[in-house]
RNA sequence: ACUAUAGUCUAGAGGUUAGGACGUUGGCCUCUCACGCCGAAGACCCGGGUUCGAUUCCCGGUG
Numbered sequence: 001a002c003u004a005u006a007g008u009c010u011a012g013a014g015g016u017u018a019g020g021a022c023g024u025u026g027g028c029c030u031c032u033c034a035c036g037c038c039g040a041a042g043a044c045c046c047g048g049g050u051u052c053g054a055u056u057c058c059c060g061g062u063g
Stems, first nucleotide, its partner, number of pairs: 003063002007022004015052001024040005045061005
């Protein structure tokens, strides 16, 4: 100086249910597996501050 968001990679520039890919998982398909299709679960490092409202801005801590 930069950075921290699902198991991994990543989007999110103050307000709507935090989105996507891979992976995991249920079903369909198949003689079986794989592929493919349709679903599901799963995340904002910690503590403060600003603000009506913070994943987002500021400070500190930790990595």

This is a predicted structure of a 63-nucleotide RNA (transfer RNA) from uncultured Anaerocaecibacter sp. The organism belongs to Anaerocaecibacter, within Bacteria. The sequence is in RNAcentral, with records from MGnify. Its Rfam family is "tRNA". The family's RNA type in Rfam is transfer RNA. The coordinates come from a structure-prediction model, not an experiment, and the mean pLDDT is 83.